[in-house]
RNA sequence: UGUCAAUUUGCGGGAGAGUGUCUUUGCACAGCAAUGUGCAGGUCCACCGAAGGGGAAAUCGCCCGAAAUCUCUCAGGUAGCAAGAACCGCAAAAGGAUA
Repeated sequence: UGUCAAUUUGCGGGAGAGUGUCUUUGCACAGCAAUGUGCAGGUCCACCGAAGGGGAAAUCGCCCGAAAUCUCUCAGGUAGCAAGAACCGCAAAAGGAUA
């Protein structure tokens, strides 16, 4: 100096599943009032799987270890927006291996 893999940071891309039921629990608006609408919270049922987590293990290997985009759904999530998001690409930094 080049190459390789991983880590961290930044940028970009990034799926799936409910505008569900009930509830003045709170706020706002309309209304003389009853009540209605919207947002948030709580409850119930259904559903998703790509934060995390678990598994009887596909697979890989140093042979006894690691472990999936498989599987479970505890957590998380399910109109749109925002956030998050495995994984992929680019760049940078320090270290490692190798020529």

Overview:
The RNA shown here (Glycine riboswitch aptamer) has 99 nucleotides and comes from Phyllobacterium trifolii. The coordinates come from a structure-prediction model, not an experiment, and the mean pLDDT is 75. Of the family's consensus pairs, 90% are formed in the model. The sequence was found by an Rfam model in a public genome assembly.